[in-house]
RNA sequence: CUUAUCAAGAGUGGCGAAGGGAACGGGCCCGUAGAUGCCACAGCAACCAGCCUAAAAGAGCGUGGUGCUAAUUCCCGCAGGGUGUUCUGGGAGAUAAG
Numbered sequence: 001c002u003u004a005u006c007a008a009g010a011g012u013g014g015c016g017a018a019g020g021g022a023a024c025g026g027g028c029c030c031g032u033a034g035a036u037g038c039c040a041c042a043g044c045a046a047c048c049a050g051c052c053u054a055a056a057a058g059a060g061c062g063u064g065g066u067g068c069u070a071a072u073u074c075c076c077g078c079a080g081g082g083u084g085u086u087c088u089g090g091g092a093g094a095u096a097a098g
Stems, first nucleotide, its partner, number of pairs: 001098006011041005019030003024077004042069003047065003050061002053058001073092001078089004
């Protein structure tokens, strides 16, 4: 850079100490009953490889490579339709493969 997906799912312990939820802004939440983060084990999922079945597609397995385990990518901010607000599509982001 390209393509695909992003409304589901998934915790215990240890360390540590004040912030955190991608950037910016506005919200709204999480957090000393210890969050975010790091480590260990576990779990979830099925993008790629693999195994199995199959003519192919498909279904299954969960061995390996990632990934993930508050809230729709937490919501919105750009455009359009419709106008108590909602729908669609972008943009940006995340993950995988090349």

The prediction has a mean pLDDT of 84. The RNA shown here (SAM riboswitch aptamer (S box leader)) has 98 nucleotides and comes from a marine eukaryotic metagenome. It matches the Rfam family "SAM riboswitch aptamer (S box leader)". Rfam describes the family as follows. The SAM riboswitch is found upstream of a number of genes which code for proteins involved in methionine or cysteine biosynthesis in Gram-positive bacteria. The model forms 97% of the base pairs in the Rfam consensus. The RNAcentral record of the sequence draws on MGnify.